[in-house]
RNA sequence: ACCUGCCAAGGCCAACCUCUUCGCAAGGAGGGUGCGGAAAGCCACGGGUCCUUUUGACGAGAAAGCCGGGCUGCCGGG
Repeated sequence: ACCUGCCAAGGCCAACCUCUUCGCAAGGAGGGUGCGGAAAGCCACGGGUCCUUUUGACGAGAAAGCCGGGCUGCCGGG
């Protein structure tokens, strides 16, 4: 470097719900919680989803713990 794995070790993240707050909204931030996760770390490139938003197009956004993809990483085994 590559493949692989977690009922190991040290750890990490964190659903739903709830309180406060921001936003037209989807949603975001902080606290509690702990469904779950071997990348539930990062990106938003493709598909999908949500909102503005309506019959459609164009355009502006959201999350990404749906699928695929790219980059990086701890430990164990090979």